Predicted 3D model of a 265-nucleotide RNA (Bacterial large signal recognition particle RNA) from a Chloroflexota bacterium. It matches the Rfam family "Bacterial large signal recognition particle RNA". Rfam describes the family as follows. The signal recognition particle (SRP) is a universally conserved ribonucleoprotein involved in the co-translational targeting of proteins to membranes. Rfam classes the family as a non-coding RNA gene.

RNA sequence: UCGUGCUAGAUGGGGAGCUAGCGGUGCCCUGUACCCGCAAUCCGCUACAGCGGGAUUGAAUUCCUGCUCAAGGCUUUAGUUCUGGCAGUGUUGCCUUUGUUUAGCGGCGUUGAUAGUCGGGUCCUGCGCGGUAGAACGUUAUGAACCCCGUCAGAUCCGGAAGGAAGCAGCGGUAAGUAAAGGUUUCUGGGCGCCGCAGGAUAACCCGGUUUGAGCUGGCUUGCAUUGGUGGCCUGUUAAACGAGAGUCGACAGCAGGUGCACGG
Numbered sequence: 001u002c003g004u005g006c007u008a009g010a011u012g013g014g015g016a017g018c019u020a021g022c023g024g025u026g027c028c029c030u031g032u033a034c035c036c037g038c039a040a041u042c043c044g045c046u047a048c049a050g051c052g053g054g055a056u057u058g059a060a061u062u063c064c065u066g067c068u069c070a071a072g073g074c075u076u077u078a079g080u081u082c083u084g085g086c087a088g089u090g091u092u093g094c095c096u097u098u099g100u101u102u103a104g105c106g107g108c109g110u111u112g113a114u115a116g117u118c119g120g121g122u123c124c125u126g127c128g129c130g131g132u133a134g135a136a137c138g139u140u141a142u143g144a145a146c147c148c149c150g151u152c153a154g155a156u157c158c159g160g161a162a163g164g165a166a167g168c169a170g171c172g173g174u175a176a177g178u179a180a181a182g183g184u185u186u187c188u189g190g191g192c193g194c195c196g197c198a199g200g201a202u203a204a205c206c207c208g209g210u211u212u213g214a215g216c217u218g219g220c221u222u223g224c225a226u227u228g229g230u231g232g233c234c235u236g237u238u239a240a241a242c243g244a245g246a247g248u249c250g251a252c253a254g255c256a257g258g259u260g261c262a263c264g265g
């Protein structure tokens, strides 16, 4: 130096997160780089840090190390956005609740506003009256086969006769009871009354008389205040996105260097 055969190694990596820590499964970024089993309520290891089994390649452009470049991720700073959310005893606009005659309008008013006063009513109590409901009494009708009354046909009994006696039906009347109408009657009851008398009460309302003599009335607009709601501005806080700075990790790529064994020519 060439050829053959082995072995170490390699057959993706990284970020965040999880973890005492290291890997993996899962998520994300790169990228195309074996297979099977385990695995987030985790799986397997111990600073030499996935475990177990199998396959391919294999000393190099492919393995290892360093440097450069750089996709991408993470942390942090202070900004931007007519961005979103939450809040404010701030400010302002609109709507709304209530009040106030600020100003005006309307209505009423010298045929008297407002205010005062007197009287009456509405209110309460008692008595009376009336009415109403019920009961009693009274009127009428009805109402007893017999055990109510009167009269008693027929029939029955007593008597020699004259005459007398009891008495059913029928008729008339009556009791208990039943019914009807409604009454110069009595009693009882009330959340009955445009009724009368008397007393009480006095905040309000209405009516009338009288005194005073010009206002009264939120009915409408407006002003002010007030109740509630809503929108904007401002302030604070928070979230997201954007680009900028700093820090950190860093794939891929590029450059440089390093790295076995055996046999034979």
Base pairs, nucleotide, nucleotide: 001265002264003263004262005261006260009057010056011055012030013029014028015027020046021045022044023043024042034054035053036052037051038050063258064257065256066255067254068253072249073248074247075246076245077244079242080241081240083239084238085237086236087235088234090233091232092231093230094229095228098225099224100223103221104220105219106217107216108215115211116210117209118208119207120206121205122204123200124199125198126197127196128195129193130192132189133188134187135186136185137183139180140179141178142177148173149172150171151170156165157164158163